[in-house]
A computed fold for an 81-nucleotide RNA from a Clostridia bacterium, annotated as Glycine riboswitch aptamer.

C1' cells in the first nucleotide's frame, strides 16, 4: 500500500571570509585565467568525539563554479515515519 524511510535527477531558496601583494598569459583601457606568499572563512567532503549545525582546518573556499540544509516534481524503492 490512494505507497513510509532511503536513493537518483531536475527546478527554486541558500551563509561566512582579501580580487590583498607579487609574477605570468590574453588584452586598446579594463575585465578575466594560472602560480607563489600572507591573512581570513567554516554549511561540500574528511578527522576528533556517544553525537551535533560542536570542534580541527587536511582538502575546499574568500576571484561566486560549488555549497550543508529546506521545499516541489518525476523515477526508483517497498515499510516505516
Nucleotide at each position: 500500500a490512494u505507497g513510509a524511510a532511503g536513493a537518483u535527477u531536475g527546478c527554486g531558496g541558500g551563509a561566512g571570509a582579501g580580487u590583498c601583494a607579487g609574477a605570468u598569459g590574453c588584452g586598446u583601457u579594463g575585465a578575466u585565467g594560472u602560480c607563489u606568499g600572507c591573512a581570513c572563512c567554516g554549511a561540500a567532503g574528511g578527522g576528533g568525539g556517544a553525537a551535533a549545525u560542536c570542534u580541527c582546518u587536511c582538502a575546499g573556499g574568500u576571484u561566486u563554479c560549488g555549497g550543508a540544509c529546506c521545499g516541489c516534481a518525476a523515477u526508483u524503492g517497498g515499510a516505516c515515519a

The sequence was found by an Rfam model in a public genome assembly.